[in-house]
Context: one part of a larger RNA
RNA sequence: CGUACAGUGAAUGCCUUGGCACAGAAAGACGAAGAAGGACGUGACUACCUGCGAUAAGCGACGGGGAGCUGGACGUAAGCUUUGAUCCGUUGAUGUCCGAAUGGGGAAACCCGGUUGGCGUUAUGGCCAAUCACCAAUAAGUGAACACAUAGCUUAUUAGGAGACAACCUAGGGAAUUGAAACAUCUUAGUACCUAGAGGAAAAGAAAGAGAAUCGAUUCCGUAAGUAGUGGCGAGCGAAAGCGGAACAGCCCAAACCAGUUUACUGGGGUACGGGGUUACAUCAGUAGUUUGAUCACAAGAAGAAUGAGUUGGAAUGCUCAACCAUAGAGGGUGAAAGUCCCGUAUUUGUAAAAAUAUCAAACUCGUAACUACCAGAGUAGGGCGGGACACGUGAAAUCCUGUCUGAAUGAGCGGAGACCACUCCGUAAGGCUAAAUACUCUUCUGUGACCGAUAGUGAACCAGUACCGUGAGGGAAAGGUGAAAAGAACCCCGGGAGGGGAGUGAAAAGAAUCUGAAACUGUAUGCUUACAAAAAGUCAGAGGACGUUAAUGUCUGAUGACGUGCCUAUUGAAGAAUGAGCCGGCGAGUUAUGAACACAUGCGAGGUUAAGCCGUAGAAGCGGAGCCGAAGCGAAAGCGAGUCUUAAGAGGGCGACAGUAUGUGUUUGUAGACCCGAAACCCGACGAUCUAGCCAUGAUCAGGUUGAAGUAAGGGUAAAACCUUAUGGAGGACCGAACCGACGUUCGUUGAAACGCCCGCGGAUGAAUUGUGGCUCGUGGUGAAAUUCCAAUCGAGUCGGGUAAUAGCUGGUUCUCCUCGAAAUAGCUUUAGGGCUAGCCUCAGAUAAUUGUCUAUUGAAGGUAGAGCACUGAAUACACGCGAGCCACACCUAGUGGUAUCAAUUGUAAUCAAACUCCGAAUGUUAAUAGAUCUAUUCUGGGAGUCAGACUGUGGGAGAUAAGUUUCAUGGUCAAAAGGGCAACAGCCCAUGACCGCCAACUAAGGUCCCUAAAUUCGUGCUAAGUGUUAAAGGAUGUAGGAAUACUUAAACAGCUAGGAUGUUGGCUCAGAGGCAGCCAUCAUUUAAAGAAUGCGUAACAGCUCACUAGUCAAGUGUUCCCGCGCCGAAAAUUUACCGGGGCUAAGCACGAUACCGAAGUUGCGGAUGAGUAGUAAUACUCGUGGUAGGGGAGCGUUCUAUUUGCGUUGAAGUCAUACCGGAAGGAGUGGUGGAGCGGAUAGAAGUGAGAAUGCCGGCGUAAGUAACGAUAAAGGGUGAGAAUCCCUUUCACUAUUUGACUAAGGUUUCCUGGGCAAGGUUCGUCCUCCCAGGGUGAGUCGGGACCUAAGACGAGGCCGAAAGGCGUAGCCGAUGGACAUCAGGUUGAUAUUCCUGUACUCGAGCAUGUUGUGAUGCAGUGACGAAAGUGGCUAACUUCACCAGCGAUUGGAAGUGCUGGGCGAAGCGAGGUAGUCGUGGGAUUGUUAAGUACGUUCCACAUUAAGAUGAAUACGUGAGGUAUGAAAGGAGUGAUCCGAGUAAGAAACAAGUGAUGCCAAUUUCCUAGAAAAGCUGCUGGCGUAUAAGCAUGUUCGACCCGUACCGAGAACGGACACACGUGGUCAAGGAGAAUAUCCUAAGGUGAGC
Repeated sequence: CGUACAGUGAAUGCCUUGGCACAGAAAGACGAAGAAGGACGUGACUACCUGCGAUAAGCGACGGGGAGCUGGACGUAAGCUUUGAUCCGUUGAUGUCCGAAUGGGGAAACCCGGUUGGCGUUAUGGCCAAUCACCAAUAAGUGAACACAUAGCUUAUUAGGAGACAACCUAGGGAAUUGAAACAUCUUAGUACCUAGAGGAAAAGAAAGAGAAUCGAUUCCGUAAGUAGUGGCGAGCGAAAGCGGAACAGCCCAAACCAGUUUACUGGGGUACGGGGUUACAUCAGUAGUUUGAUCACAAGAAGAAUGAGUUGGAAUGCUCAACCAUAGAGGGUGAAAGUCCCGUAUUUGUAAAAAUAUCAAACUCGUAACUACCAGAGUAGGGCGGGACACGUGAAAUCCUGUCUGAAUGAGCGGAGACCACUCCGUAAGGCUAAAUACUCUUCUGUGACCGAUAGUGAACCAGUACCGUGAGGGAAAGGUGAAAAGAACCCCGGGAGGGGAGUGAAAAGAAUCUGAAACUGUAUGCUUACAAAAAGUCAGAGGACGUUAAUGUCUGAUGACGUGCCUAUUGAAGAAUGAGCCGGCGAGUUAUGAACACAUGCGAGGUUAAGCCGUAGAAGCGGAGCCGAAGCGAAAGCGAGUCUUAAGAGGGCGACAGUAUGUGUUUGUAGACCCGAAACCCGACGAUCUAGCCAUGAUCAGGUUGAAGUAAGGGUAAAACCUUAUGGAGGACCGAACCGACGUUCGUUGAAACGCCCGCGGAUGAAUUGUGGCUCGUGGUGAAAUUCCAAUCGAGUCGGGUAAUAGCUGGUUCUCCUCGAAAUAGCUUUAGGGCUAGCCUCAGAUAAUUGUCUAUUGAAGGUAGAGCACUGAAUACACGCGAGCCACACCUAGUGGUAUCAAUUGUAAUCAAACUCCGAAUGUUAAUAGAUCUAUUCUGGGAGUCAGACUGUGGGAGAUAAGUUUCAUGGUCAAAAGGGCAACAGCCCAUGACCGCCAACUAAGGUCCCUAAAUUCGUGCUAAGUGUUAAAGGAUGUAGGAAUACUUAAACAGCUAGGAUGUUGGCUCAGAGGCAGCCAUCAUUUAAAGAAUGCGUAACAGCUCACUAGUCAAGUGUUCCCGCGCCGAAAAUUUACCGGGGCUAAGCACGAUACCGAAGUUGCGGAUGAGUAGUAAUACUCGUGGUAGGGGAGCGUUCUAUUUGCGUUGAAGUCAUACCGGAAGGAGUGGUGGAGCGGAUAGAAGUGAGAAUGCCGGCGUAAGUAACGAUAAAGGGUGAGAAUCCCUUUCACUAUUUGACUAAGGUUUCCUGGGCAAGGUUCGUCCUCCCAGGGUGAGUCGGGACCUAAGACGAGGCCGAAAGGCGUAGCCGAUGGACAUCAGGUUGAUAUUCCUGUACUCGAGCAUGUUGUGAUGCAGUGACGAAAGUGGCUAACUUCACCAGCGAUUGGAAGUGCUGGGCGAAGCGAGGUAGUCGUGGGAUUGUUAAGUACGUUCCACAUUAAGAUGAAUACGUGAGGUAUGAAAGGAGUGAUCCGAGUAAGAAACAAGUGAUGCCAAUUUCCUAGAAAAGCUGCUGGCGUAUAAGCAUGUUCGACCCGUACCGAGAACGGACACACGUGGUCAAGGAGAAUAUCCUAAGGUGAGC
C1' cells in the first nucleotide's frame, strides 16, 4: 500500500403523525351573568400531559348509537354494561383562588374586613351563604357660602362603561438609515413606530361636482399613461376627465306656514326638475327599517354493489387461470402491489328543542296649473399673515383644511369652470344617515398542490416558546423510524454489577444505544514491501512475489531508474516565508415579479392583438375591441402632405417616401434586498441604579495606647489689664496602631485557585469616616471632591427589540462537461486617480462587394530626426595683430608724448561644442497614383462583453548620480493569457511561423558531445600554467607569446669578480661643532686609466663603509621604449565547501578552423478526433485550422418533480459495499454481497439543479497526548466489603482558637433525619456523600411578621395640567431599616423546640361573682421624643484563687504535702426592703390651644426653702427550685469475651476573697453641624347617660386567629458558569504573657482541605 472482518459514527435511501401555500364556505365570536390567560387542586395506586372544578378524567335532560367499557398509558386491583354502558351531538347544573378584578389592602393566585341571615360557643374568638369598587346616564331625596337656587352629599335604577383581540380600517402624533455616487430643498415617507377608537368590514357617498358643449352619489378593477404636469427642472415624484367593467339605492333634518303647551320645545308640514302661501282642478303604485306569520335550511347519523381457485412466500393485495359490480376504478387500511377483504366512495336518506340566514305575505310613503316673493344652515363664505393637503416643492397657483387677525351677500343672491376679467355654462356651501361591489385572516369545516420530507418544512412532526441564558425587556435549542404482531428474550452458565455466552421468539435479531447503516477516525488478521535511506509523496518505465477476473497484452504489491516545488484567491509576478481551509459528511450564492431593448421561434398580416371582466371544475376553450402598436412625414408652430422645412427662390441643403403585430423562449437592462455573506453607525419604542455614582429616610460599627487646645482654679504679676508658673481640663477633618475601608511597591499568578487574585511590606483608621436595610434620579439622559468617571464582567454616549435583508465605488466566496473565437492594463472627461462614462482592443448575428484592408514593386510628394557642420544663435581653447582701457614716466598753460612681462573688442589662422544652433542632411516611417499578390482579412448596423494596477528585455530619449529588480515616454519582443527545449535550478532572456489526441519512428533549432547526462576522451594550428578557465576596478609588476622602433656591442657590450675611487680642502658662510653628507651660496681647479667641493649608510664633529667613474678578467649579445594575445597581484564576513551545477579536468581551458553526432510537444511519417471552407445529390475527398486568462458564442451530461407512453419489482425495488466493462467529457451499464419496498427507460415540461475553499453554518471524528493539570501538609493498626491510601473505629501527631468555635439576618429551598444504592455527579478512589431511590421530619396568645403606628418614598377619590399615551397632587391609603407590645429554667426526638413535656409566670379578651364609680371620643393638651464627644459614680457578666467535695498513688530519684485531676452551679416572675437619683405646694385670672374644657399654655398672688414628704434604677436579698460530677441493679441476649438495660435509678460540696468590662443604671460636663414622625400612654372636654347601660378593682372559670419555624449561613448548601485561595450585615468573646480584639503558646469546640 492492498484485501478481509469489525468498532465508532451518522450520511444516504425509503417512510410521515408535522409543516407550507392556496381554493371554496363559515365566522370575525368573548367580558361585571366575571372574559382572555393563569394558580392550585382533582384518579384505588398518579410525577407529567389531557379532561374536569370541593358535584372536580366528572352530574342531569333530550337525541344518536348498539357491545363492550373505566383518556394518553400496553400494569395490578376493583367495578360498569342489552333495565342499552363507554362513545357522539344539542342543551342545562356545578364551576376553588388570581386576573378588568370591582368590600379594603397587596410582593397576582395572599392578608384583613363591614352589613344581613344562618351554624357553633355560657360568652369572645371561629365557620357558611349573600352583599358592599369607581365612573356615566336617569330618577328621587337632602342641601352650603347666599334669600330663592345651585354646587355638594345620599339613595335607587341600568345585561350602561371598563378588559381582551392576528391582520384589515379611520384618526392624533411622527423618524432615521437610505437615494441624490458629497449635501442642506428634495427623497426614503406620511413609511417604521407610539397612541386613541370602531366594525365585520372600515372609510367614502347622493354634487356650492366635473370640464365640454356632454355626464349625473360613493367604492373597486382595466385603460387613459409613465401621458399632462411637478422637480437644487437634479435624484426623483406623477395625476384627472373620458372609455371598458364589478356593484348599484337612495333618503332624513333646520327654516318658511299651521297647532299646542309654554318661552323653547313638541306635533303637523317640508327637503332641490325647490318648498311654503293663495286660487282653481284632480285621486292609487313601489322600497333600505320594524313587527307578525309561513316556507327553506342546519347536528350526531342511516342504507350502500361486486371473487374464487392454483402458485411463490413468514404473510398475497403479486403471478397464472377463470368470474363479477360500476350513477361506486376518489382515497386510506389490511403481514408485498386489492374496484369486488375492511373503512369508505357514487347515489339515496334522517331529525327533538333553541337560534341564525334567505325567500314570500301582511301593516307605515306619490299630485297638476297659475299667481305671490315667505323660507332655504354666519363669526360662516371670502380676505391678510403663517402653515398643511391636493401628482402640483409659492410658483402665474386656482381648489380643499385652518393657528391668528378680520369679515359679507340672501335667489335680481352665492359658489365653480387652474392667477385675474368678460361672456357663457354648471352647481346650490356653511346639518345628518346610507347596503353592495373593496381590504384582511387569530379562528372553524371541506378540499387542492410539476410545495417540504427530519441540517428540509413553522423556532417547535418528539410533553417547545420547553430545557437553558439574562436583574429585566428579551434571547432560545437539540431531539422522528424494532417488528406484521412484543411474540420485548422463560431457563442455564460466568460476573458484585454492567455486560457476555448458550437456549428460545421471529421471515429476518431487526434486541430495545433497535430500518438502511456511507465517510472521517480506530482496531484485528493477512498478501506484497521496508532496517544507508533525504521525501509536494506522484507519473512513466520496471525485476521479483502473491492472486485468479466483466478473460482482458488481467489484479495487488513495487527493489531500482528517469522526470517532477500542492490547491484556491489576489496579482506585473506565488512552491511561495502573501490569503483561506485540521479531516469527513450534510447545508450553502444570478432568483422572482413587472417594465424596456435585441435575437430566435410560432400565428396572422396592411393589419395584428386584447385588458379588466363574464362563463367554466382554481382548467382549457369561448365571449369581451375599452385600449395599445403599426399603416406618413416634415415643421417651433400655423400648416401642408409623398413630401415638407429653410428661403425671395422652380436653386441648394436637412429630414422623410423600408411590414407589422401578438405570444413564447433566450440574453442584457430599469425598479424592487436583486448573486451570497460581512460593518462601524443613524433613528424609533421599550427594559434596566440587586453592580456602580450622587442624594433621601432609618439603623449599626470603630481593640488599645499617645499628645494635651480653649476654658477654669490657685499662686505670682499689673493702676487695671496683659503676662508668667503650677494644677485642673479633655479639644482635634490631632498622633501611633488592630478590626474596618483602601490599593503605593516588588514577587508569584497570566490556557490563573481568581474574567483583577495571593504572599510580604504599604495608606487612612472620631471622620468630608465606614457600613446594613428601604427608597429616588437614566440614555438627545442621569450621576460625577472631574478620571470622559460610573450607569448590572457593556460607556466619547447602556441594553433589548424594531426600521432592517440600512448602506458598503471595499474584502472574501460563487458548485457539472466539452467545442469555437479571444482581449486589455491606452486616450479624453470625472471631488477623478484601486471607481466610472465614451472611444480603442474581443465576440456573436446580419448587411455591403467597392479603384475596402494587408503585403510587394514602380513613380512621385511632404519632412528637418540620426549624422554632420559652425554659415546664423550661443558656448569655448591657443596664437597673431592690438581698437580701447588700466598702470608708469614725461609734460603740465592746455593739448599731448613715450613706455608697458597688465586686461583686451573686432578681425585673421588653427582646433572644438549644442535638447530649446543649422550652410547641410539620411535610413526607417508617412502619404498619393499605378501594377501585382492575398481574397473580405476591411467597412457598416445591431446584441453581449471584459479591460482603465501591467512586468521585464532590446533600441531611442527624459528624470536620477549617463545609480537602482528606480521612474516616465516612444518603438519592437516576450510574459500577462504559453506549455515544450536551452540558460544547473530561474514569469519577462535564447530556440520554437507555439502543445487537437495516440506511436518504444525520422530530421533539425538554440544549446551541446570525459562521467553524472543523449551525443567526439574527433581532427588541425596556436595560446594559457594562473585550476586562469570557474566574479571586479584604479593601480602595480624584469609572468609569458607575437609585433614594431631605438641604443650599446669582438675597437669586447650587459651582468659578476679583482683593484682604484685621489689632491687644493675641514670650499665659503652659518654654527657650540658643520671636516663630501643639519642648512645656505658656489660647485672651481689639479693629478689621473678614472674619481662628484660627493649617491647612500655612519660620527657630537671627525673617522669608517659605499656609490658614481676607471682599469683588469670573462666572451656574444645587451639595454630601453611602444603596440597586441593570454595570464599575475590588487581580492576580508558572518549555520556548510558555496563565484565551473557536481565529480573532476592541463584540457574535459581559451582563440581560429573542419567533420560527424545528440538535441524540442518545432518539422516529417502512420493512425484517429474535430472546426471552417471548397467540390459533390450524397457517401466522401481536398485545403486551412484546433495554447489560452478576462470575456463572447455553441453543444451536451447528471439531479428533483410533472404529463404522456412503455417497463421492472419479495424468484428481492431504492440505497449501500466491491468490481479487471462501455463512452471524447460530464457520465452510463453488467455481476456479486448487504438491504427489505419501492423504482426505471423514452419524449416533452418545470426547477429550492451539480460544492473544495466564503477566519462559511451544523454534526461527527482526529491531532497536540496518555502530555499540562487534579484549586494551600499526617502515620499506623483494626473493622466492613466483590473490591479500601480515600468509608467507620482506635492510637499517636499536627493545625485553628476576635476563629477553621457558637448564634442569627439576607439568600438558598429540602440540601435536614432514617433505611437502601453506586450507573452518572465528586477533578483520583469510594463500601462514602450536600449524589440516586424510598419513607419521615418544621407543633407558639408571649420568638419574628400580620390583625397597631408612622419615615423616605410609592399609589392616589375628587381636583389641576397636557395632541393622545399621560404628568402632578389634596383627603386618604400603603410603606421598616425606627416606635409600641405579654416566659422563663430544666427535660425530651433519628430529625422540632423560649413552639412538645414538667414546673413556673405574664398579656389580652369573654362569662360569672363581689365591690365600686358618672362615663367618655376619630376632637384638644401633655408625654412618647431622640445629636456628638468626654470623663465620673454605682453595679453585673466574666475570670482567678481558696474553704469544701469526689477521685488518684504508678515503669523511676523524691512525693501523703502548701501534691495532682475534676467539681465548686442555679432563670423569668413575684415579694419585701427603700439605696443612688428625681420632684416645690396651693389658689385666682384667661380675646391662647377650642365646637367645648375642671386639661395644657400664659400670668398673678400666697406659702416653703431645708428638711420632711412623694416617687423611685441597675443591682443585691428571699422565694421560684432544682441541676451537675459520680454512678448501680433486677432482667434479657450471647459458647464466651461482652452487649443491652443506661449514663437510667440514686446522687456530694461557701452565705468567701480578688480582678472587673466596650454590658446595665443614674446623673454630669463640654461643643456646634443644634440633633424624625405617628400610634401608644396620661389628662381634658364634645357626646352619651340617670341607675338601664358602661367603666374600674378583686376573685374565679374559660378563650386566644393567620403566616414563618427543617437545614446551611460558608476555604462544599448564599453571590461569583465549579464541592472556586474572592466577596457577604449583626451578636457572643476563655487562660498565661501583654496596653491591647496586636502577637506567641494553649482551653471549649472544630479540623487535617477528595489523588

Overview
The part of an RNA shown here (large-subunit ribosomal RNA, half A) has 1651 nucleotides and comes from a Bacilli bacterium. Model confidence (mean pLDDT): 82 of 100. Its Rfam family is "Bacterial large subunit ribosomal RNA". RNAcentral holds the full RNA, with entries from ENA. NCBI's taxonomy places the organism under Bacteria, Bacillati, Bacillota, Bacilli.